[in-house]
RNA sequence: AGUAGACCGGGUGACUGCUCCUUCACUGAAGGAGAGGAAAGUCCGAGCUCCACCGGGCAGGGUGCUGGGUAACGCCCAGGAGGGGUGACCCUACGGAAAGCGCAACAGAAACAUACCGUCCCGGUGAUGAAUCGGGAUAAGGGUGAAAUGGCGAGGUAAGAGCUCACCAGCGGCCGGGUGACCGGCCGGCUGUGCAAACCCCACCCGGAGCAAGACCAAAUAGGGGGAUGAUAAGGCGCCCGGCCGUAUCCCCGGGUUGGCCGCAUGACCCUUUCGGUAACGGACGGGCUAGAUAGAUGGUCACCGUCCCGGGUCAAAUCGGGAUACAGAACUCGGCUUACAGGUCUACU
Numbered sequence: 001a002g003u004a005g006a007c008c009g010g011g012u013g014a015c016u017g018c019u020c021c022u023u024c025a026c027u028g029a030a031g032g033a034g035a036g037g038a039a040a041g042u043c044c045g046a047g048c049u050c051c052a053c054c055g056g057g058c059a060g061g062g063u064g065c066u067g068g069g070u071a072a073c074g075c076c077c078a079g080g081a082g083g084g085g086u087g088a089c090c091c092u093a094c095g096g097a098a099a100g101c102g103c104a105a106c107a108g109a110a111a112c113a114u115a116c117c118g119u120c121c122c123g124g125u126g127a128u129g130a131a132u133c134g135g136g137a138u139a140a141g142g143g144u145g146a147a148a149u150g151g152c153g154a155g156g157u158a159a160g161a162g163c164u165c166a167c168c169a170g171c172g173g174c175c176g177g178g179u180g181a182c183c184g185g186c187c188g189g190c191u192g193u194g195c196a197a198a199c200c201c202c203a204c205c206c207g208g209a210g211c212a213a214g215a216c217c218a219a220a221u222a223g224g225g226g227g228a229u230g231a232u233a234a235g236g237c238g239c240c241c242g243g244c245c246g247u248a249u250c251c252c253c254g255g256g257u258u259g260g261c262c263g264c265a266u267g268a269c270c271c272u273u274u275c276g277g278u279a280a281c282g283g284a285c286g287g288g289c290u291a292g293a294u295a296g297a298u299g300g301u302c303a304c305c306g307u308c309c310c311g312g313g314u315c316a317a318a319u320c321g322g323g324a325u326a327c328a329g330a331a332c333u334c335g336g337c338u339u340a341c342a343g344g345u346c347u348a349c350u
Stems, first nucleotide, its partner, number of pairs: 001350008010305007018034007036327001040338002043336005048210004053243006060206005065079005080094001081092004095201002100199001102195003116142002118138008150168002153165003169191001171188007214262001216260002224253006235245002269288003273284004306325006
């Protein structure tokens, strides 16, 4: 100077105010507890509640290297491949272009197919030159482009070209290692780009709605009006088919109520120690109970201190003066991801 990770982010005292719980009591008293690492975003996954019938198919949505973890996940851990960095480390929308269909503007001669300039050979005119015309060969050089019959070097050739050879990349085959993604070795023909965060193909997964879910109590009203169907009905899934359930049901319009109580915090919970595992994580013993509001409590005042910044002072300090003290507030509960954060501390590595 950097990389990866973790923690704190105010403290103490006095007075006073609010919410909940427990005990006593009769309206009060005592004791205990009271907002986060993100409570934010509402992006994923679940628990829970209600609705949903079971099987097959279609549609729709999600994920996308391999193995493991987890209640599960699009998350976490460990590996592999590609890329970045001097390095510690970091990033990946990381299955398939030989199933099909399609796109690649412009430029350029040409973008699944070639010859614009050029180079070489033969012939004509010309002077045996320069130049020019015709025919043939070529894809090494130049130009255009993100990309032009693999790259680079040597030999060879009329001039060139994997034409041949060495090294490398790609593709195919065989052998070995690994659970696997992949890695290594040997051999071979000589080899036509990219895009799937285009449609698509392949593999795996997926009911719906959500605490304003939902249950109970009380009260009130218009025990209102209309329509459809008929026991083989209606109804029961996004669509289709099959089976099953089902006895009165379904659909539309209108009116009343908007109150109380529960859900509401013992949890896939937290902490110490220990065992297994590279790790994520799992097990065992022991200990703990840590908000529950409902217009929404968790605060206010005073004093001192801590940390940081500025000034002054000093060899450097101390005393002194002034200022600041982050992001931000639970609302059913958890596991993640993403975003915000003044200042400070610690660990490991380059």

Bacterial RNase P class A from a soil metagenome, 350 nucleotides, folded computationally. Model confidence (mean pLDDT): 77 of 100. The sequence is in RNAcentral, with records from MGnify. It matches the Rfam family "Bacterial RNase P class A". By type it is a ribozyme.